Predicted 3D model of a 141-nucleotide RNA (c-di-AMP riboswitch aptamer (ydaO/yuaA leader)) from Nonomuraea jiangxiensis. It matches the Rfam family "c-di-AMP riboswitch aptamer (ydaO/yuaA leader)". From the family's description: This family represents a conserved RNA structure found upstream of the ydaO and yuaA genes in Bacillus subtilis and related genes in other bacteria. NCBI's taxonomy places the organism under Bacteria, Bacillati, Actinomycetota, Actinomycetes, Nonomuraea. The prediction has a mean pLDDT of 80.
RNA sequence: CGCGGAGACACGCUCAAUCCCCGUAAGGGGAGCCGGGGACCCGCCGGUGGCGCGAGCCAUCACUGGGGUGAAUCCGAGUUCGGUAGGGCUGCUCCGGCCCGAACCCGUCAGCUAACCCGGUAGGCGUCGAUGAGAGGAGCU
Numbered sequence: 001c002g003c004g005g006a007g008a009c010a011c012g013c014u015c016a017a018u019c020c021c022c023g024u025a026a027g028g029g030g031a032g033c034c035g036g037g038g039a040c041c042c043g044c045c046g047g048u049g050g051c052g053c054g055a056g057c058c059a060u061c062a063c064u065g066g067g068g069u070g071a072a073u074c075c076g077a078g079u080u081c082g083g084u085a086g087g088g089c090u091g092c093u094c095c096g097g098c099c100c101g102a103a104c105c106c107g108u109c110a111g112c113u114a115a116c117c118c119g120g121u122a123g124g125c126g127u128c129g130a131u132g133a134g135a136g137g138a139g140c141u
Base pairs, nucleotide, nucleotide: 010127011126012125013124014123018031019030020029021028022027032121033120034119035118036117037116042111046061047060048059049058050057051056065109066106067105068104069103074083075082076081077080086100087099088098089097090096092134093133094132
């Protein structure tokens, strides 16, 4: 000097996932943000046959679930590729560029939903680069 790795601080990105307080700690409390359950009304309700004024009831046939967080859905080819609804970064917009398009959970059960009830506040990554144009106007004087 170059390359690679680790840690700390700071800054930045994703995300609801930040901040404050008590406590030696374990842990706990709160604010903010986020999610789920949960009325009236509204919406939704397999086919066929029979009974019933009607609401409904019986039988039979068919089907094998349904739901939640999240951008993460769907299609083609065929055994791992390609695309795609949708989503992220580049302070904002456009052009351009670079990416994601997963995973997990509930457990036969949940439409919406006021009151009300119950939860979460993890994790993962980056830091010597930077396309161009336009808009905007914080702070200081």